This is a predicted structure of a 90-nucleotide RNA (Glycine riboswitch aptamer) from Sneathiella chungangensis. The model forms 90% of the base pairs in the Rfam consensus. The organism belongs to Sneathiella, within Bacteria. The sequence was found by an Rfam model in a public genome assembly.
RNA sequence: UCGAUCCCCGCGGGAGAGAUGGCCAUAGAGACCAUCGCCGAAGGAGCAACCACCCCGGAAACUCUCAGGCAAACGGACCGCAGGGGGAUG
Repeated sequence: UCGAUCCCCGCGGGAGAGAUGGCCAUAGAGACCAUCGCCGAAGGAGCAACCACCCCGGAAACUCUCAGGCAAACGGACCGCAGGGGGAUG
């Protein structure tokens, strides 16, 4: 001096899936209860290709749905842009 993985923050985009009844409210949604149904992209867990290997293992957008969600809002993996930390590597 170039500045990766990674972490933090801001902005933008961001899917899926429901009804019925009761009660309150009452414009409607909604909260609660009951009955069943459903979604997966917060989180969590499980296995696998693969990686590593003395041991211990690591590992998905796959799978499971414990959690979460099924008007909107919030949230939201991931993607893009910008900034900060950091410092591999040349």